[in-house]
RNA sequence: GGUGGGGUAGCUCAGCUGGUUAGAGCAUCAGAAUCAUAAUCUGAGGGUCGCCGGUUCAAGUCCGGCUCUCACUA
Numbered sequence: 001g002g003u004g005g006g007g008u009a010g011c012u013c014a015g016c017u018g019g020u021u022a023g024a025g026c027a028u029c030a031g032a033a034u035c036a037u038a039a040u041c042u043g044a045g046g047g048u049c050g051c052c053g054g055u056u057c058a059a060g061u062c063c064g065g066c067u068c069u070c071a072c073u074a
């Protein structure tokens, strides 16, 4: 250099054929329960969906460019 995969919450990931408010687990915080802690249960907060542009009534999802990363290949 070429080909392919990936980038979505602090971490690990899901998100179908584009369509209601972007979700789960862990973590964090608050509460319940306990003599108390842990475990357990309930709730809450936390997102420019890598960046820029395009298509569309509507984009995490489709298209183009860029960037980071992984694998293969020369």
Stems, first nucleotide, its partner, number of pairs: 001073007010026004019057001028044005050066005
This is a predicted structure of a 74-nucleotide RNA (transfer RNA) from Bdellovibrio sp. 28-41-41.